[in-house]
């Protein structure tokens, strides 16, 4: 330098044939339980979906570009 893949909650990830409330587990906080704690159960908070532009009635999802990371080739 070229090609491919990845970027969604604090962490690990799902969702990507466009459809409108963006989810799960763990973690955190609160409650129940317990002598206390843990476990278990119930509930809550937390994300402008890496940045920008575009296409569209509508974009996490499609296109272009930039940034960061991984793999391969030279």
């Nucleotide at each position: 330098g070229c090609g491919c893949c990845c970027a969604u909650a604090g962490c690990u990830c799902a969702g990507c044939u466009g459809g409108a409330u963006a989810g799960a587990g763990c973690a955190u906080c609160g409650g129940u339980c317990u002598a206390c704690g843990g476990a278990a159960c119930c509930g809550a908070g937390g994300g402008u979906c890496g940045g920008g532009c575009g296409u569209u009635c509508g974009a996490a999802u499609c296109g272009c570009u930039c940034u960061g990371g991984g793999c391969g080739c030279g």
A computed fold for a 74-nucleotide RNA from a Deltaproteobacteria bacterium, annotated as transfer RNA.
Taxonomically the source falls in Myxococcia (Bacteria, Pseudomonadati, Myxococcota).
Its Rfam family is "tRNA". It is annotated as a transfer RNA.